[in-house]
RNA sequence: CCCUUAGAGUUUGAUCCUGGCUCAGGAUGAACGCUGGCGGCGUGCUUAACACAUGCAAGUCGAACGAAGCAUAGGAGUGGAAUUUUUCGGAAGGAAACAACUAUGACUGAGUGGCGGACGGGUGAGUAACGCGUGGGUAACCUGCCUCAUACAGGGGGAUAACAGUUAGAAAUGACUGCUAAUACCGCAUAAGCGCACAAAACCGCAUGGUUUGGUGUGAAAAACUGAGGUGGUAUGAGAUGGACCCGCGUCUGAUUAGCUAGUUGGAGAGGUAACGGCUCACCAAGGCAACGAUCAGUAGCCGACCUGAGAGGGUGACCGGCCACAUUGGGACUGAGACACGGCCCAAACUCCUACGGGAGGCAGCAGUGGGGAAUAUUGCACAAUGGGGGAAACCCUGAUGCAGCAACGCCGCGUGAGUGAAGAAGUAUUUCGGUAUGUAAAGCUCUAUCAGCAGGGAAGAAGAGAGACGGUACCUGACUAAGAAGCCCCGGCUAACUACGUGCCAGCAGCCGCGGUAAUACGUAGGGGGCAAGCGUUAUCCGGAUUUACUGGGUGUAAAGGGAGCGUAGACGGCUUGAUAAGUCUGAAGUGAAAGGCCAAGGCUUAACCAUGGAACUGCUUUGGAAACUAUGAGGCUAGAGUGCUGGAGAGGUAAGCGGAAUUCCUAGUGUAGCGGUGAAAUGCGUAGAUAUUAGGAGGAACACCAGUGGCGAAGGCGGCUUACUGGACAGAAACUGACGUUGAGGCUCGAAAGCGUGGGGAGCAAACAGGAUUAGAUACCCUGGUAGUCCACGCGGUAAACGAUGAAUGCUAGGUGUUGGUGGGCAAAGCCCAUCGGUGCCGUCGCAAACGCAGUAAGCAGUCCACCUGGGGAGUACGUUCGCAAGAAUGAAACUCAAAGGAAUUGACGGGGACCCGCACAAGCGGUGGAGCAUGUGGUUUAAUUCGAGGCAACGCGAAGAACCUUACCCAGCCUUGACAUCCCGGCGGAGACGGGGCAAUGCCCGUCGCCCUUCGGGGCGCCGGAGACAGGUGGUGCAUGGUUGUCGUCAGCUCGUGUCGUGAGAUGUUGGGUCAAGUCCCGCAACGAGCGCAACCCCUGCCCCCAGUAGCCAGCGUAGAGGCGGGCACUCUGGGGGGACUGCCGGGGACAACCCGGAGGAAGGCGGGGAGGACGUCAAAUCAUCAUGCCCCUUACGGCUGGGGGUACACACGUGCUACAAUGGGGCCGACAGAGGGAGGCGGACGCGCGAGCGCGAGCGGACCCCAAAAACGGCCCCCCAGUUCGGAUUGCAGCCUGCAACUCGGCUGCAUGAAGCCGGAAUCGCUAGUAAUCGCGGAUCAGAAUGCCGCGGUGAAUACGUUCCCGGGUCUUGCACACACCGCCCGUCA
Repeated sequence: CCCUUAGAGUUUGAUCCUGGCUCAGGAUGAACGCUGGCGGCGUGCUUAACACAUGCAAGUCGAACGAAGCAUAGGAGUGGAAUUUUUCGGAAGGAAACAACUAUGACUGAGUGGCGGACGGGUGAGUAACGCGUGGGUAACCUGCCUCAUACAGGGGGAUAACAGUUAGAAAUGACUGCUAAUACCGCAUAAGCGCACAAAACCGCAUGGUUUGGUGUGAAAAACUGAGGUGGUAUGAGAUGGACCCGCGUCUGAUUAGCUAGUUGGAGAGGUAACGGCUCACCAAGGCAACGAUCAGUAGCCGACCUGAGAGGGUGACCGGCCACAUUGGGACUGAGACACGGCCCAAACUCCUACGGGAGGCAGCAGUGGGGAAUAUUGCACAAUGGGGGAAACCCUGAUGCAGCAACGCCGCGUGAGUGAAGAAGUAUUUCGGUAUGUAAAGCUCUAUCAGCAGGGAAGAAGAGAGACGGUACCUGACUAAGAAGCCCCGGCUAACUACGUGCCAGCAGCCGCGGUAAUACGUAGGGGGCAAGCGUUAUCCGGAUUUACUGGGUGUAAAGGGAGCGUAGACGGCUUGAUAAGUCUGAAGUGAAAGGCCAAGGCUUAACCAUGGAACUGCUUUGGAAACUAUGAGGCUAGAGUGCUGGAGAGGUAAGCGGAAUUCCUAGUGUAGCGGUGAAAUGCGUAGAUAUUAGGAGGAACACCAGUGGCGAAGGCGGCUUACUGGACAGAAACUGACGUUGAGGCUCGAAAGCGUGGGGAGCAAACAGGAUUAGAUACCCUGGUAGUCCACGCGGUAAACGAUGAAUGCUAGGUGUUGGUGGGCAAAGCCCAUCGGUGCCGUCGCAAACGCAGUAAGCAGUCCACCUGGGGAGUACGUUCGCAAGAAUGAAACUCAAAGGAAUUGACGGGGACCCGCACAAGCGGUGGAGCAUGUGGUUUAAUUCGAGGCAACGCGAAGAACCUUACCCAGCCUUGACAUCCCGGCGGAGACGGGGCAAUGCCCGUCGCCCUUCGGGGCGCCGGAGACAGGUGGUGCAUGGUUGUCGUCAGCUCGUGUCGUGAGAUGUUGGGUCAAGUCCCGCAACGAGCGCAACCCCUGCCCCCAGUAGCCAGCGUAGAGGCGGGCACUCUGGGGGGACUGCCGGGGACAACCCGGAGGAAGGCGGGGAGGACGUCAAAUCAUCAUGCCCCUUACGGCUGGGGGUACACACGUGCUACAAUGGGGCCGACAGAGGGAGGCGGACGCGCGAGCGCGAGCGGACCCCAAAAACGGCCCCCCAGUUCGGAUUGCAGCCUGCAACUCGGCUGCAUGAAGCCGGAAUCGCUAGUAAUCGCGGAUCAGAAUGCCGCGGUGAAUACGUUCCCGGGUCUUGCACACACCGCCCGUCA
C1' cells in the first nucleotide's frame, strides 16, 4: 500500500443483562432416498495389518564358462526309392532317410559365474521416539554402479556343479562313486602409494586432537573376453550420490499416575562395530531422572500440505511429494557396497493345502480378482508406443512401475434439453363472493436454428533416432437431416425466498430450534399455485465458522458461575534513583537454509472453464555473522523518597497466667406465716397441710460480669467487655540518629481458626439437644407449658468446617467536595471552650467515572501497574469411585452415564398477602320483619318412563326462558300417512270450478263422490288462482354461543380508564393520575416537570313536592238561580286535568379552614346544601348467557333429522334443595252496620239495573270504544255483639257428595260454588335473607298473558314504625406503600410420600 470482520430464533405479561441450546456459510476418499442427457479433468476398502482360488508383478548377460539340444550350411559314412534299359538273370541311376565330424546362429531351457532381486510397488499394525520437522555437528564414519587422477595386471595350483552311473523316497528332496570348465576358488612374486608399529620435528584447532615431513620394520592386489573399435579387472586418492551416528529447539491427553532407575549414572580397562557410546563384559564409585511433570496409563505414523477462519487460531494427515515403520505372528542371523531382506534362508507358533501317514508345501499390507466384514469403494482389460528402472558392448529382453482404456453423477468444470412471434387471454385443472381469478405467451398456430446425441465423409500431433502408436478410426474438421431423443429434487408458520383448497380431528403424522395437530391446520396428507437449486436435489455423519461460548489478539469473579476462613513464608513472578560496563533478550544490515508440488500475483496452452505449464513474490521459521545500546537482563560502584532499626510519647474489651469483688439464680439450715403457688391465648402436667409460694437471717456452689456502652476501641481472621498484678504482641504520633532496595505477592508448605462434635480427667448454679409428661390439633414424633440428660465451664489433646459476609484477595500510586466520630501532634484566641492545620483509624452524603441495573464512589465496584486464587448452562452432585487426613463423625480432592431448553441476576407493570396506612357500602354493629320446622303452590336435582323435549348451574341457574302445556302450543314418545313437499322463485301442459257447501269411509288426516261458483282488456292478451308434471330447490327448535352479529347479566353508578406534547430512564416503563386538604365523586382547591385533552362523575331528560299564567268538558261548585240529585241555568274562583313558566344558587349571616376548596350552625323558604325517585352503566373482566326470539359461517339429514294427523307425555314420585302462599292465633277469629283511594282495563269486550238460584252463576239486555257507562265491593279501619287460650268459633290440607263456567273436548289434566270431612302445625336446630323513611312491616286494588286457568310477575294507593354508639371484626370495593420464586396471576406456585 492492498485486502479484510454481518447476524437470527429461544428463559419474561413486558424489559435490560448473564448464559446455554439451535439455525443460516464453507468443506468431505463419503453413504442413503428420489431422479438422471453429453463431454473434459480428477478420485474410488476410511471397516477385517481378516483369509485367499487363478494369472501376472525381477530378471538379465553365450562379448565369463563347460556340457546338451535345436536351426542352417557343409558332410566322411550307412542306405538304397522313383526312373531308364534289358538277353528278364541283371545293369545304370543315385533320391528320401540315418549320421560321426566341422562351421555359423539375434535359437532353447537347466547348471557354474557376474550384476540386479536393499530400487520400483503396497500398507499404517507398531511407535509419544532423535520417530518426524527444523537448524547444526562427525577432529567418531561407510559408500557398489558413475566421474577424475596415479600406478599396475607376472607366474602357478587344486577343486566343483552340470553330466554319467548306482541308490533312498509317494513326493519335496537327496546320498554315494566317477569326469570337467571359467571373469568361480587358493598360494607365490611385485608395492609408486596405502594400512599397522616405533621414535621425532613444524604448524594448527572447540576438548579428546588434527595436518604435513622424512626414517626403520611389517602386511595386503589383479581376469580376462573380443567382432580388434573396445569392454572389463587390481590398488590408492579425490569428487559426486546414497547412507550411519550425535546434538539444540518443537511435537496429544490424564496428577483420581508422584516418585522412577541396578547396566541403572559415572570411571579406567577389554571386547565388538563402518564408527562414537554400558553397545557388551570384569572391577571400582553411588550416582542419574523428576512439579519447567520423571515414571505409568490412554490415544496416535510424522511432515510439506488440506479444510475452515478477517486474522490469531481450530480440525485433518485420503489422493500427490519427503521421511519412518512393517510384510501371517515372534525371534535369528547369512550373503552383500548396501538387508537383519514383501515375491531370500533358518527356528518357533497359528492357519491352509498335498500325502503312500513316514514326511512335505505356502504367505496378495504388488496388479487384477474371490470370500468375509461393512452404510460403503471399480476390470481376473490393452501396451511397453511414451516417461523411467534392471541386465547387456549392443540388438534386445524384463517391467500390473508407468502410459491408456473399462466401471461409478463420487467430486470439480463446461454444454444442452431450443429461439422469435403468438390473446379467441382456447381447452383442461384449481379456486370463487359464481361476477371472476390463477396456471398464462404458457400451450396450440406461424417463422427460424442445429450445440449435444444419431447418420455419412475426412482424420491428426504425441517419434528426439532407422523401425515401432496401446490410446484410436480417438480428438478435431466437414456435410445432410429432424424440435425432434434429453428435468428433476427440495421447500412454502417464524428464523428463511415462497399460499390457497380439500381430507384428517392431540388421531394419523411433522419437527434443526421455537413448536404444529383436540372440526374452519398457510406447520400433518393430497392437489393447484409459488420459491430455490439444477443433472442433480435433499437427508445423515464429521470438521471449522458464526462462538468474544477457554477470551494471545479478545472475557470475567458485591448480587448472574466465580476471592482461598485468616496469616507467616519457600520456589517462582514482578520490582526505586544514579554512573559506567557487557550484549543474553531487543532492534537493524548481510549470508545460508526454508525441496518440489500446493496457495497468491502476472502473463500463457487445451474453443471456454476445471486442468496444465512459465515467471515472480511469499514461505511470517531456524542458523551464522557485522553493528546499535534506549529498555529488560547480568555483574561492578554510588544514593535515600520504598522498607527497616534505634530514641521520645500517649490510646486501647489485643494475648497468656495468677489473685480479688459485688448483684442475681438455685440449693441447704433456721425463723415468721397459711393455702395456695406456678404456668398459659385458655388450661393442664408439676410443686404445696410431711407447711410450698411469699418474707427474714446465715451458709454452700458454679457460671456470667447490669449501668458505663457509643455504625466507640483493639486484633490477621476467628474473636475480645467486672477489678488488680506479672509477662507479652501489634498499631499510631513526634523527632530525624542509623542500614541502604533489605521490597510486593506467594503454587506447594507451616501456623491460627466460631459453634457443634470426639478422647482422658475434673466441675456442674442456671440454661438446655435427646427423653418424659401436659396442652394444641383431624393427627402434632412441632410451635406453647412443667421437668430433664449429654453439653455449655476448666486442663490437655483431636477435629478444621460456617451466610468463616463487606457474599467485595493482597500491596502501591493517582483522581471534586461536605459532614460526624476516635487516637495523636502543631498553631491561634477574649481558654471548663472554640477555631485553623496535619498524620492514623472508623461512619454517612455526594461530583467525575464505572455498572445490566441495584448501586460503588479517596475504606472504589473509578483510572493504572504487580502477584496469587477461582469461573465457563441447569440438574445428576459437592454425589460415586480412587487417594490423603481423622479415634469416629467426617473433611480435602472430585467425575461420568443420563436428562432439560432453559436455570439465573437486576429492575417494571399488575394480581395477591391470615403486611401496613387511609376511605367507602344495610358490610358489620344497633333495630324491625322473615327463611330454615308444618301443609300447600311453584321451579330444580335425582329417580322413573315409550317419552317424561330443550336451555339456564356460586354470587350473576332454580315463581329463570314460560306475560300463563287439557287439544293447539310442542320442539319429546307411539301409531297412521305424504314426498318438489305445509312455505318461496323459475319452467311446461291443462282449467277458469278461486273457493264454498254436503256426503262416504277412517281413531283422525290423507283419500273418494256430489252441488254451486273470477277480474281487466286496445280482443292480440294480461293479472290472479287452482290441478297435473319434471328438476333446480324448499325444509330442519339437527351440531358448534369455544367460528360469529345482535342482545343481555356481572364486578358496579364502583370512581375510575386513557391520550397528545414535554421531561426522566439503555429499556419495559415512569411522570401527568403521586403529595396536603376536601367531596357522593380523578368533586374542587393548593402544591408539583409537567402542560393540556378525551371517555367516565356531575349537569342537561322524565316523574314527584310549592307558586304563577293559559284553557275549562264528560271534571269542579265559593257565591247566584232551581232543587230530590252538579241533574240543569250559570260560573271557572277552588279542586282537578293538560300545556307553559317561576323557584334552590352555599345566594345571605356567624364560626372553622390556608384570606382556598369546603365543612358546621342560622335566617328566610313549599323545599337547603345532590330535596325524593327514575332513565342513564367508562376502559375492561368472566372463551359469562343465548345458534330454541332473530340473523349468520361451516358441518350434517333429504320417501327424512322435512311435513300432516290421532293419542300420549312435558302434570310421573322413595327423596333432596331454592322461591313463595296460608298458618300456628286474642294487636286475633266470626257476624252485622258505617267510611276513605290511586292507577288501570273494556267491542268476539266491560256488562248496570231488574228477575231466578244458599252460591258459583244464569236469563234479559240499559249504558259505554270511555275524566260521561261498566269492571268496582276497596281492604286494613271505625262502631256494636259473640268467642276466653283450647289443636279451639285458631288452622285450613285431604277426601266424599252435589253443582256452575270456559271450551270440539275438563279421565289422564282446569277454575269456581254449596254441604260434609277437618291433617300437619302451639313460632321453628345449625345456619341464613331483606330493609335507614313515606322505607320496613301490614292492607287491599288493577293490569299484561289469556277461551278457561296466579300464592308468580308488573304496577297502584291506604295505614305506617324502630335503630345507626361506632368502623375492632366478617364480606365486597377504592387510593398509597411494602414483600413476592405468582402472571391461566393465591382456586397461583410448589415439596415429599404412595399408586

Predicted 3D model of a 1395-nucleotide RNA (small-subunit ribosomal RNA) from an uncultured bacterium. The coordinates come from a structure-prediction model, not an experiment, and the mean pLDDT is 85.